[in-house]
């Protein structure tokens, strides 16, 4: 000086308008059991602190961690 930061992991999230997806987790279905499969649930301070705005994951500033 550039690049990120978002569920437990890996990552989306369009022009600022209700936080989403695989996995993985819990139940409960199938089976003589498992696993596989179906099905439904639970799980967010969007890294911290300010701003602009009716309205911010998102735009502006600082700060902190990573990686280059």
């Nucleotide at each position: 000086c550039g690049c990120a930061a978002u569920a437990g992991c890996u990552c989306a999230g369009u022009u600022g308008g209700u936080a989403g997806a695989g996995c993985g987790u819990u139940u409960c279905a199938c089976u003589c059991g498992u696993a596989a499969u179906g099905a439904a649930g639970a799980g967010g301070u969007c890294a911290c602190g300010a701003g602009u705005u009716c309205a911010a994951g998102u735009c502006u500033c600082g700060u902190u961690u990573g990686c280059g």
Predicted 3D model of a 68-nucleotide RNA (transfer RNA) from uncultured Alistipes sp.
The sequence is in RNAcentral, with records from MGnify.
Model confidence (mean pLDDT): 83 of 100.
Rfam family: tRNA. It is annotated as a transfer RNA. From the family's description: Transfer RNA (tRNA) molecules are approximately 80 nucleotides in length.